[in-house]
C1' cells in the first nucleotide's frame, strides 16, 4: 500500500502546554488570538480481548471528543456497446470516496 466485514444522525472538558491553523482531496461552508494543530490530563464508548458481582458492570488495546463522516462531488449525453436511481422538494435511496475497528493474502 492492497482485499474482506462491519458500523459511522447517540456520546464525551469553560483544565494545562502550545502559539497558528484547523475540518482526508476538490467546490462550498465553517472553526479559530474570546486562543487552531500537536503535547499532557480529562472525559466517551464503537469495534476487540478479558474478569465477572452476567449488570445500562469493570479492566485492557485500538480508537474518539464543532457541524450526520458539517454539506456536495456519482445515478447519461460523449465516439462504440450495456444502461438510461426516486420524486412537489432546498428531499429521499443507493454508490462512489474517507477515518476507524477486526480479519486476510
Nucleotide at each position: 500500500g492492497c482485499c474482506u466485514u462491519a458500523g459511522c444522525c447517540a456520546g464525551a472538558g469553560c483544565g494545562g502546554u502550545g502559539g497558528a491553523g484547523g475540518g482526508a482531496g476538490c467546490g462550498g461552508c465553517c472553526c479559530u488570538g474570546u486562543g487552531a494543530a500537536g503535547c499532557c490530563c480529562g472525559g466517551c464508548a464503537a469495534c476487540c480481548g478479558g474478569a465477572c458481582a452476567c449488570g445500562a458492570u469493570c479492566c485492557g488495546g485500538u480508537g474518539u471528543c464543532a457541524a450526520u463522516u458539517c454539506c456536495g462531488c456519482c445515478a447519461a449525453a460523449a465516439a462504440c456497446u450495456u444502461u438510461u436511481g426516486g420524486a412537489a422538494a432546498u428531499c429521499c435511496u443507493g454508490a462512489a470516496a474517507g477515518a476507524u475497528a477486526a480479519g486476510g493474502a